Small-subunit ribosomal RNA, 5' domain from an uncultured bacterium, 544 nucleotides, folded computationally. Rfam family: Bacterial small subunit ribosomal RNA. Rfam links the family to the GO terms structural constituent of ribosome and ribosome.
Context: one part of a larger RNA
RNA sequence: GGAUGAACGCUGGCGGCGUGCCUAACACAUGCAAGUCGAACGGAGCCUUAACCAAAGAAGCAGCCAGCUUGCUGGAAGCGGAAAAGGGAAAGGCUUAGUGGCGGACGGGUGAGUAACGCGUGGGUAACCUGGCCCAUACAGGGGGAUAACACUUAGAAAUAGGUGCUAAUACCGCAUAACAACAGAAAGCGCAUGCUUUUUGUUUGAAAACCAAGGUGGUAUGGGAUGGACCCGCGUCUGAUUAGCUGGUUGGCGGGGUAAAGGCCCACCAAGGCGACGAUCAGUAGCCGGCCUGAGAGGGUGAACGGCCACAUUGGGACUGAGACACGGCCCAGACUCCUACGGGAGGCAGCAGUGGGGAAUAUUGCACAAUGGGGGAAACCCUGAUGCAGCGACGCCGCGUGAGUGAAGAAGUAUCUCGGUACGUAAAGCUCUAUCAGCAGGGAAGAAAAAAAGUCUUUGGCUUUGGACGGUACCUGACUAAGAAGCCCCGGCUAACUACGUGCCAGCAGCCGCGGUAAUACGUAGGGGGCAAGCGUUAUCC
Numbered sequence: 001g002g003a004u005g006a007a008c009g010c011u012g013g014c015g016g017c018g019u020g021c022c023u024a025a026c027a028c029a030u031g032c033a034a035g036u037c038g039a040a041c042g043g044a045g046c047c048u049u050a051a052c053c054a055a056a057g058a059a060g061c062a063g064c065c066a067g068c069u070u071g072c073u074g075g076a077a078g079c080g081g082a083a084a085a086g087g088g089a090a091a092g093g094c095u096u097a098g099u100g101g102c103g104g105a106c107g108g109g110u111g112a113g114u115a116a117c118g119c120g121u122g123g124g125u126a127a128c129c130u131g132g133c134c135c136a137u138a139c140a141g142g143g144g145g146a147u148a149a150c151a152c153u154u155a156g157a158a159a160u161a162g163g164u165g166c167u168a169a170u171a172c173c174g175c176a177u178a179a180c181a182a183c184a185g186a187a188a189g190c191g192c193a194u195g196c197u198u199u200u201u202g203u204u205u206g207a208a209a210a211c212c213a214a215g216g217u218g219g220u221a222u223g224g225g226a227u228g229g230a231c232c233c234g235c236g237u238c239u240g241a242u243u244a245g246c247u248g249g250u251u252g253g254c255g256g257g258g259u260a261a262a263g264g265c266c267c268a269c270c271a272a273g274g275c276g277a278c279g280a281u282c283a284g285u286a287g288c289c290g291g292c293c294u295g296a297g298a299g300g301g302u303g304a305a306c307g308g309c310c311a312c313a314u315u316g317g318g319a320c321u322g323a324g325a326c327a328c329g330g331c332c333c334a335g336a337c338u339c340c341u342a343c344g345g346g347a348g349g350c351a352g353c354a355g356u357g358g359g360g361a362a363u364a365u366u367g368c369a370c371a372a373u374g375g376g377g378g379a380a381a382c383c384c385u386g387a388u389g390c391a392g393c394g395a396c397g398c399c400g401c402g403u404g405a406g407u408g409a410a411g412a413a414g415u416a417u418c419u420c421g422g423u424a425c426g427u428a429a430a431g432c433u434c435u436a437u438c439a440g441c442a443g444g445g446a447a448g449a450a451a452a453a454a455a456g457u458c459u460u461u462g463g464c465u466u467u468g469g470a471c472g473g474u475a476c477c478u479g480a481c482u483a484a485g486a487a488g489c490c491c492c493g494g495c496u497a498a499c500u501a502c503g504u505g506c507c508a509g510c511a512g513c514c515g516c517g518g519u520a521a522u523a524c525g526u527a528g529g530g531g532g533c534a535a536g537c538g539u540u541a542u543c544c
Stems, first nucleotide, its partner, number of pairs: 001544004006540005013401006019394002021359001026357003030354003035102003040099002043096007052087002060079002064075005109312003118237008128229002133225007141175001143173002150165006181204010210217002238284003245275003250272004255267003287309004291302004314335005337348004365391001367390003373387001374385004404434004414425004438485001441479004448471001453467006488533005493514003499528005509516002
């Protein structure tokens, strides 16, 4: 000099873009962060339509009886069939606890562990897997038994667990057929040692599911692709020898088990090997890299934010489901802790986003929206999304702008100094003439929206119109108005740009190094002046 996820002191006008628990992987109140599908299924609730059923029966109609104001009133039976309400096979719409499907293995967080094929780089798999997606080929025939929901009921404070009975499916299970596979055999081609590929014969095993608006969407098998993963190897990857020997599944073989797959990965047997001064073992420290900082470079330091990989999810262990986990917001067991309890027993896991306590020199809002991008589900509408997009707070960083411009000598007043003449602050101020960035006020007011989808319409593989913005009445534009509202911090002995006066008197103090201060201190304190940087300036810490 440069740099920082910085902190502290003094000061602080605006905007843009970034960035913000480096410490206790400490403990967590509360809310949200993973759901979705009724076009897989049986129910339940609500609403609507309505054949039909039962009951009730108004207006009106032509007659009968009685009274009389002789065309009115009242009464009984008949025809007639309105309005309202009830039941109801069935149909439609909406909602949904449950069964079922897909997704909860992505996205998001953290760096505790790990010195390791963990990471980086370059290879290998003739030792492997791959849901959804794309392409191709073939198929989908015919049956069965259950079970949740529901009803009743038992135990329990609860969490929950059990019993009996009923029912559906794209849930589950046989049968048929096919492919694959396995075994036995034959032929051809090839390689990289084990071997690989293709064709073919026989035997065994062995698939499927429907929904619909009739357009489609799904299902099964096999092959290929793409994507994602798994394993192995060469090289590289911190410090300590005041750590010199380490190792018994240890090293290798044969056989087997296990896995998607090679392998002491595991097991039985056999052999006695394997590693090590080219640093084994042990101990300490540490996630690795692209990058970032510095440097002319070589190098040194570092691994915040962003991207890739890995590991972890209260601590330790385990498996289940699944294409994929040994699974942050799944399960089981054990430990610690917290909470509920009727003391028998139960519930929980912020290293997700906010937020709280604690620790600390120190690090933010219990915000808005799914409008965009992306993800999950769905045919879609749509739903979910603390991913994400935005807003809030912090000069934490970088960048930009402003705090006015011109003129103005009576060199005013004031302050400081003085040899008392003057000199400095100083065109600085005042005054005059302008301008209006930013802030404040008023008016207008976005882009980000493209597509998909839905609706309508037309000249219908398509065109057109409409619907939809959290940010946000924000950015931006325009107008009016006033120099008004906006400058500090550090330093002035040398290094190192910048000097005088007073006070103090080895005191008080300063200090990065040299050093200064004991009565004329340019080094302490104050003032005037000056220098530097500037919404910052210094100090501290760390790296080059």